[in-house]
Context: one part of a larger RNA
């Protein structure tokens, strides 16, 4: 280390549980709000952080009811109280109810700021308190909020159409307006069809019909029928009356002498009100006539009667038709009350269990109680109950209303309407033949003798009456209340949320959005002891039934991590298993012959075999995909419709839908649907019909079976098996990042250069020019801060999601920067890179449409059995998709239809062959034609190794040639081994194929290439062989066994079987890679030549002469080259085979002789060899060893081995046959079809069942039975539930989806511990010290790493006889951590306040479908303008805030004093002016801050002396008085000029009238006026600090009593003269000079009048008042922005010394640090 066993830890699965959810049913309610809502902020308790309640009357107050003993919420503590004189608690009605929010006095950054008026209070102001003050609207009233439902305005896209545009999605989503408890609609200008119906709405049918439709995808009525519910009315007009109006009329009446005229009555017109009237067999008015209760009722009287009134009667009413209520009663509701009946024993911690004996029941629903309770508790059945509120109902009071008929010449009956045209929309209906409805624009009627409709239009007919309005119910929905139900969930489920959840947390924001339940019956929550640090944690003791129930708590699985133990393991190679198996250890619940064997359990040396799983593929161990492991979750569902199958009911019939009845079960309901008749395009006819002239012929029918449920297969429509886009559309949110712009502020050390201008020596006639000086320009130069980001490197799981280091660029400008604002998503912004728009950009982010779509990828969960493919054809915007056919399966039907060999009969044009055709093609012959040559006066002719048709001879070629022509295949017949075929219907899968052989094409007669045909195999096929290998050879695995025979291939060893036999070959390890070519390797074969007249080879000798052949050449002599290549001597010898020379020479060869003495030579055919033969880590080209005496090769022979093949034996199963027994044939298998089962959760029945004597779950087992999924049983744990059987219903089975959630591993005790500014020593505290505290030394920063502000943060600040779990990158006694307590003091600082900028909002207004946009007055809005404080002291923590001292500002007006004045003074409302008030750059002067030196004082040092040296100090404000350096400027008066408020009209005019001031001109006059640092004086007889001095003294600890140490800590006294130098970027300076780009506004303040109002005014003194908010602390950083105690980022001010130009750089001071291993 491995396996097993035992026992723990970790972890939180499983089981059980449920306070919480989910779905629905019934009833209620359907709103709340200016009487201040919804929702919040802040408060509120004795102690109080959160939740709940409540509101300054604050876990509450009052009244009325209920109730009856305890109570002060969650929350169990301490403390203090209340209650039978009735508390707490519950209900109803009241009271109170801060601030924000419609928010409403104005404003605003919600919970804050500031006002007006009236009042309280004050002498008065301010502040405070109370009340009140919004907009719109004539008023009433409205405003805002709220889940769905409703109506309306506006209105997408993804998607579908396999693309896409009409179309679809869809009038959906979204946005917007508005309403109600419902909304909308609604009493026919409707339908229908010649019959009729009679408002609307909703449901079921009609019907997926009629239709619409790129006639595609799709969309889709109505009539009519059955139901639910039912309800009808009022106006306009005609006509009448009253009143009002008229610059209408004008004599009809009137006034007036007449005229002009007036305008009462009348008439006319208009308006308002009342009556009348409301319809389509047209109605009404008017007129005429008839009928109809009573009474009163007209002018002096009577009669009659109108209007009117009264009585009686009829009808009706608070939801329409008119409209306010009120009373009584009842019912319900908002608190409640009564409510039967059990005891004993047993087990047990506990009884409700069990046993025994009882009782109640109109109550045996349910819950609780220490386990399972009718009789213990709460309840349940039944019954009872309300002072007060609310709802409903009824009745009364009350209120409203009420003739009818007949005739008809007249009048009325809804106008920019109907209708038409045009452009659109909506109707199921897409412009169509398109009616009907609505509408933008244009045109434009009629009045009953009229008008609309009946799907273009016309006629007839029928029907209805528009252009006004109201109307309950049936219908839709559920934020909410009450009660109830569930084959709904049970903590990864069910809401996101069972728990303090829309919380924590993330994001600028819109928005996103978790995790997290369980002790026990009861806290009885472990007194006490021990270890440890008075920890954490643990051990005892105790409680308890149990503590392995101890608050990290029920059960407590697995991964993972330990401990103990049995066996194995240190010379041995790998999917970790499997078959065999020795040894060692063990012994249960098995067996037996029973104490020890068998059998078994654990381990497993050694041997054989053996490359995971999933997916995807032609093919995967693949080095192709996916998975770290475990546990939990995780994917074909549901609805409707179609079509099959099974099953059930009824059957020529079957069946209901909505609805109604019913507690339910169920009944009812016949509208409708399917079937019973078809054919035809249709009219139509009909057991037939259509075509047709047909009686012909043919097609489709007829000779019957359906229908309604349930289950299941499959299809369609829906997200439709699950997960997954990039995108599109829509509403919003974002410019705290960044881009650009606007407004207002700020910043830029130092050095250098030296433009224009000016002065100017000189110069010119004058200019020009011009030394020099002055001057100080510049997108000037160098270079810090600041900004940027060019190079290198480091970093790259960083210190940092862009940085560090060393360099680099710009650095007065197109510069940088703070604060506030503007611009927005097809949009912005962009010195332009497609850059940037919050770490996101070729179209941001968020929510929604939405489960978009995905012909694509991945995943898809238990078992067994039977069969079993395809990778082809055709078509395809098709090629990795799909459809049909082929191939598979299942059911039913048919029954020899299928099918091998053999035999018989056919068609055919391939292989081959051939050249007869079509073409190609070589040689020869022959010979037209052509060319050349010769000849030729012409005609003609000759000739030719030229080209060549046809023909002949010889020899050829062809996929698209064939005079020919197989084999095989195919068709038909016969035949009949074989469970083979065909038809109909349900369900598929598959249409990526691969290799090998053969036949071809393409290619290169390349490819593991590609493409066809054909066969086989793989795919989907295991086994044996080929060492190893998908496709090759052999062979098709149902299961078992230690049986036999074979196939391919093998038989020396590895390794089963022959060192087999016979005959040869090979020498190369050929065998055991390879070609052309080479080869005197070797075996075999058939021939040829030479040879004793002496071959072949060797050796000896010769190899000559003409001649140096001729030519050529400088030369050429055998041997550069050309020509020729003869002759002679010989045994033989070339005008020369090679070497060689400049040329010769020389050496050779051919050829000849001698010697030798038997074979020699050249080729051909063939077996086996050899060379040719080079690759990358030793061998690596037999699997290895090894083999030559074969274990190589060839031929022949015999035997054996060898597989999951075959045989034999046993068993299982499918199909067929059979009555059965049984027999026969089968049983590899991916996609896929079919069949049969196991298990999980819940429910029903059985029901009376099991269970504390122990359920589920977990765990162990060597057990039983099953082929398997699985199941029983037993032990342990556990502590309250569980289920057999038969069925039913599903959120029903997981190893994989880079799945989701959690837990735990691995990497690994590894990387790292975040600037290399640095620590060391001593002491202290402490359990413990590198890090805490103290001291000493050392080191670092020092234009910072110091100090002060702003932003931002929000208690981090200070303290402790505190703490150390977590946080701190380690430790920690320490802390920015935990706990407790404390701390922030203002007239003058800042805000608030007054004022305005950019911008925002915006009365009236303009524009816009809505939402909303713009904008005047105005309001708001600082980053700007506006009154006032300094110095010192003090706290643990605050100070310009407290204290001391000395100041200043504003406001008030009581007081006393003085002075003066009504031509004045003050206030309010404006108004007119001044002022406020402004740029850049530059330069100079004067000062101050600061620094420094001297001097002075003190102290220290100095053995003595004198001096030297060192250290410290030498200081101080505002304010008041003084007005210096310096700067700027005239003043007064007069005249002129312009403007504007006001008043009245009223829409743009009229009238009257100022001053100041500005400008211009004029006159007069004087040296002043204003601004202004600094200095001086006072402030200050004060304060402070140094020294004295860490001393005196006080306190504490220790003590050897001598003292030592520590903490705190004075005073007297002395001194605080003066001067020199330097010197700012600060002040004078808001100045001066200069330049061009020409550089906010308003108020405070000052001056001036006008109108109105007021009351004495002014001065100083004294008096009074000055609220509210911020104030701690960090603030270049450990507290801000960066996820961090992060090397980054972050605006302004101060910023000392030496060296230096300097804020550079180096070193130091003050001060702060040494960077948390």
């Nucleotide at each position: 280390g491995g396996c097993g066993c035992a026992u723990g830890g970790u972890g939180g699965a499983u089981g059980c549980c449920u306070u919480g959810g989910c779905a629905c049913c019934a009833a209620g309610a359907g709103g709340c709000g200016a009487c201040g809502a919804a929702g919040g902020a802040c408060g509120u308790g004795g102690c109080a952080a959160a939740c709940u309640g409540c509101g300054a009357u604050a876990a509450g107050u009052g009244a009325c009811g209920g109730g009856g003993a305890g109570c002060u919420g969650u929350a169990c503590g301490c403390g203090a109280g209340c209650a039978u004189c009735g508390a707490u608690c519950c209900g109803u009605c009241a009271a109170u109810u801060u601030c924000c929010g419609a928010a409403u006095g104005g404003g605003g950054c919600a919970a804050c700021c500031c006002g007006g008026c009236g009042g309280c209070a004050u002498a008065a102001u301010c502040g405070g308190c109370c009340g009140u003050c919004g907009u719109c609207g004539c008023a009433a009233g409205a405003c805002g909020c709220g889940a769905a439902c409703g109506c309306a305005g506006a209105g997408a896209a993804c998607u579908g159409a396999a693309a896409c545009a009409u179309c679809u999605c869809a009038g959906u989503a979204c946005c917007u307006g508005c309403a109600g408890g419902a909304a909308c609609a609604g009493a026919a200008a409707u339908c229908a069809a010649c019959c009729g119906a009679g408002a609307u709405u909703c449901c079921c049918c009609a019907a997926g019909u009629a239709g619409c439709g790129g006639c595609g995808a799709g969309c889709g009525a109505a009539c009519g029928g059955g139901g639910a519910a039912c309800a009808g009315c009022c106006c306009a007009a005609a006509c009448c009356g009253a009143c009002c109006u008229g610059u209408g009329u004008g004599u009809a009446a009137g006034c007036g002498g007449c005229a002009c005229g007036c305008g009462u009555u009348g008439c006319c017109a208009g308006g308002u009100c009342g009556g009348g009237g409301u319809u389509g067999c047209g109605g009404g008015a008017g007129c005429a006539g008839g009928c109809u209760g009573g009474g009163a009722g007209a002018u002096g009287u009577g009669c009659a009667u109108a209007a009117u009134c009264c009585c009686a009667g009829g009808g009706g009413g608070u939801u329409a038709c008119a409209a306010a209520g009120u009373u009584u009663u009842g019912u319900g509701u908002u608190a409640g009350c009564u409510g039967a009946a059990u005891c004993g024993g047993c087990u047990g911690g506990g009884a409700a269990g069990c046993c025994g004996a009882a009782c109640c029941g109109c109550a045996g629903c349910g819950g609780g109680u220490g386990a399972u309770a009718g009789u213990c508790c709460c309840g349940u059945a039944a019954g009872c109950g309300a002072a007060a509120g609310c709802a409903c109902a009824a009745a009364g009071c009350c209120c409203c209303u009420c003739g009818u008929c007949u005739g008809u010449u007249u009048c009325c009956c809804a106008a920019g309407u109907a209708c038409g045209g045009u452009g659109g929309a909506a109707c199921a209906c897409g412009u169509g033949g398109a009616a009907c409805u609505c509408u933008g624009c244009c045109g434009g009627a009629a009045u009953c003798u009229g008008g609309g409709g009946g799907g273009a239009c016309c006629a007839c007919c029928c029907u209805c009456c528009a252009a006004g309005g109201c109307u309950a119910a049936a219908u839709a929905c559920u934020c909410c209340u009450u009660g109830g139900u569930g084959a709904c969930c049970g903590a990864u489920a069910g809401u996101g949320a069972a728990c303090c959840a829309g919380u924590a947390c993330c994001g600028u924001g819109a928005g996103g959005g978790a995790a997290a339940g369980g002790u026990g019956a009861a806290a009885a929550g472990c007194a006490c002891c021990c270890c440890g640090a008075c920890a954490a944690g643990g051990g005892g003791a105790g409680u308890g039934a149990a503590a392995u129930a101890g608050u990290a708590c029920c059960u407590g699985a697995a991964a993972c991590c330990g401990u103990g133990u049995g066996c194995c393991u240190a010379c041995a190679a790998g999917c970790u298993c499997u078959g065999g198996g020795a040894g060692c250890g063990c012994u249960a619940g098995g067996u037996c012959u029973u104490u020890g064997a068998c059998a078994g359990c654990g381990u497993g040396a050694c041997c054989g075999g053996g490359u995971g799983c999933c997916u995807u593929u032609u093919g995967c161990a693949u080095a192709a995909u996916g998975a770290g492991u475990c546990c939990g979750c995780g994917a074909g569902u549901u609805a409707c419709g179609g079509u099959g199958u099974g099953u059930g009911g009824c059957c020529a019939g079957g069946u209901u839908a909505a609805g109604c009845c019913g507690a339910g079960a169920g009944g009812u309901g016949u509208a409708g649907c399917c079937g019973c008749a078809g054919c035809g395009a249709a009219a139509g006819c009909g057991a037939g019909u259509c075509c047709g002239a047909a009686c012909a012929g043919g097609g489709c029918g007829u000779a019957u079976a359906g229908u309604c449920g349930c289950a299941u297969g499959u299809c369609g429509u829906a997200g439709a098996c699950c997960c997954g886009a990039a995108a599109c559309c829509u509403u919003g949110u974002g410019a705290u990042c960044u881009a650009u712009c606007c407004a207002u502020g700020g910043g830029c050390a130092g050095g250098c250069u030296g433009a224009a201008g000016u002065c100017g020596a000189g110069g010119u006639a004058a200019c020009a020019c011009g030394a020099g000086a002055u001057g100080g320009a510049g997108g000037g130069c160098c270079g810090a801060a600041c900004c940027c980001a060019c190079u290198g490197u480091c970093g790259u799981u960083g210190a940092a999601a862009a940085g560090g280091c060393a360099g680099g660029g710009g650095a007065u400008g197109a510069c940088c920067u703070g604060u506030g604002g503007a611009u927005g998503g097809g949009a912005g912004u962009g010195a332009a890179a497609g850059g940037c728009u919050a770490a996101u950009c070729a179209a941001a982010c968020u929510g929604g449409g939405a489960g978009a779509u995905a012909g694509c990828u991945g995943g898809u969960u238990c078992u067994c059995g039977c069969c079993g493919a395809a990778a082809c054809a055709u078509a395809u915007u098709u090629a990795g998709g799909u459809a049909u056919g082929g191939c598979c399966u299942c059911a039913c039907g048919c029954g020899u239809u299928c099918a091998a060999a053999g035999c018989c009969g056919g068609a055919g044009g391939u292989a081959g062959a051939g050249c007869a055709c079509u073409g190609a093609a070589u040689g020869g012959g022959c010979u037209a034609g052509g060319g050349g040559u010769c000849c030729u006066a012409c005609c003609a002719g000759a000739u030719u190794a030229c080209c060549a048709a046809a023909c002949c001879c010889a020899a050829u070629c062809a996929a698209a040639c064939u005079c020919c022509g197989a084999a095989u295949g195919c068709c038909g017949g016969u035949g009949g081994c074989g469970u083979a075929g065909c038809g109909u219907g349900g369900g598929a899968g598959a249409c990526a194929g691969g290799c090998u052989g053969c036949g071809g094409g393409u290619g290169a007669u390349a490819a593991g290439a590609u493409u066809c045909g054909u066969a086989g195999c793989c795919a989907a096929g295991a086994g044996g062989g080929a060492a190893a290998g998908a496709g090759c050879c052999c062979a098709g695995a149902c299961c078992g066994a230690c049986a036999g025979c074979u196939a391919a291939g093998g038989u020396c060893c590895c390794u089963a079987a022959g060192a087999g036999c016979a005959u040869g070959c090979u020498a190369a390890g050929u065998g055991g890679c390879a070609a052309a070519g080479g080869u005197u390797g070797u075996g075999g074969g058939a021939g040829c030549g030479c040879g004793u007249u002496g071959a072949c080879a060797g050796c000896c000798a010769g190899g000559a002469g003409g001649u140096u052949g001729g030519c050529u050449u400088a030369g050429a002599a055998g041997c550069a080259g050309c020509c020729a290549c003869c002759c002679u001597u010989c045994a033989a010898a070339g005008a020369g085979u090679g070497c060689g020379u400049a040329a010769u020479a020389g050496c050779u060869c051919a050829c000849u002789g001698g010697u030798c003495g038997a074979g020699c030579g050249a080729g051909c055919c063939u077996g086996c060899g050899c060379c040719g033969a080079a690759a990358a880590u030793c061998c690596a080209a037999c699997g290895g060893g090894g083999c030559u005496c074969a274990a190589g090769c060839a031929u022949g022979c015999c035997a054996c081995c060898g597989a999951a093949g075959c045989u034999a034996c046993g068993g299982g199963u499918g199909c067929a046959c059979g009555u059965a027994a049984g027999u026969g044939c089968g049983c590899g298998g991916u996609a896929g079809g079919c069949g049969a089962g196991c298990g999980u959760u819940g429910c029903a029945g059985c029901a009376a069942c099991c269970g504390a004597c122990g359920a589920a779950g977990c765990u162990a087992g060597a057990c039983c039975g099953g082929c398997a999924a699985g199941g029983c049983c037993u032990g342990g744990u556990g502590g309250a539930g569980g289920a057999a059987c038969u069925g039913c219903a599903a959120g029903u089975g997981c190893u994989u989806a880079u799945g989701c959630g959690g837990a735990c591993a691995u990497g690994a005790g590894u990387a790292g511990c975040g600037a290399u500014a640095a620590g060391c020593c001593g002491g202290g505290c402490g359990a413990g010290a590198a890090a805490c505290c103290c001291g000493g030394c050392c080191g670092c920063c020092g234009u910072a790493a110091a100090c002060c502000c702003a932003a931002g943060g929000u208690u981090u600040c200070c303290u402790c006889g505190a703490g150390c779990a977590a946080g701190g990158a380690u430790a920690u006694u320490c802390c920015g951590c935990u706990g407790a307590g404390g701390g922030u003091u203002a007239g003058u600082c800042g805000g608030c306040c007054c004022c305005u900028a950019a911008g925002g909002c915006g009365a009236u207004g303009c524009c816009g479908a809505c939402a909303g946009g713009c904008g005047u007055a105005g309001c708001u809005g600082a980053u700007g303008g506006g009154a006032a404080g300094c110095a010192g002291g003090u706290u643990a923590a605050u100070a310009u805030u407290c204290c001391u001292g000395c100041a200043c500002c504003g406001c008030c007006a009581u007081g006393a004093a003085c002075a003066c004045a009504a031509u004045g003074c003050g206030g309010u409302c404006c108004g007119g002016g001044g002022g406020g008030a402004c740029g850049g750059a530059g330069a100079a002067g004067g000062a101050u801050a600061g620094g420094u030196c001297a001097g002075c004082u003190g102290c220290c040092u100095g053995a003595u002396g004198g001096a030297u040296g060192g250290c410290a100090g030498u200081u101080c404000a505002a304010a008041c008085c003084u007005g210096u350096a310096g700067g700027u400027g005239g003043g007064a008066c007069g005249c002129g000029u312009a403007g504007g408020a006001g008043u009245c009209a009223c829409c743009u005019g009229a009238c009257a009238c100022a001053a100041a001031c500005g400008c211009g001109c004029g006159u007069c006059c004087a040296a002043c006026a204003c601004c202004g640092a600094a200095g001086g004086g006072u402030g200050a007889u004060g304060a402070g600090a140094g020294u004295u001095a860490g001393u005196a003294g006080a306190c504490c600890u220790c003590u050897u009593c001598g003292g030592a140490g520590g903490u705190c800590g004075a005073a007297c006294g002395c001194a605080c003269a003066u001067g020199g130098c330097u010197g700012a970027u600060u002040c004078c300076c808001g100045g001066c000079u200069u330049c061009c780009a020409a550089g906010a506004a308003a108020a405070g303040c000052c001056c001036c009048u006008g109108a109105c109002c007021g009351g004495g005014u002014g001065u100083g003194c004294g008096g009074g008042c000055g609220a509210c908010c911020g104030u701690a602390c960090c603030g270049u950083a450990a507290a801000c922005u960066g996820a961090c105690a992060c090397a980054a980022g972050u605006g302004g001010g101060u910023g000392g010394g030496g060296a230096g130009a300097g804020c550079a750089u180096c070193c130091c001071a003050a001060g702060g640090c040494g960077u948390g291993u």

Record summary
The part of an RNA shown here (large-subunit ribosomal RNA, half A) has 1717 nucleotides and comes from a Deltaproteobacteria bacterium. The coordinates come from a structure-prediction model, not an experiment, and the mean pLDDT is 82.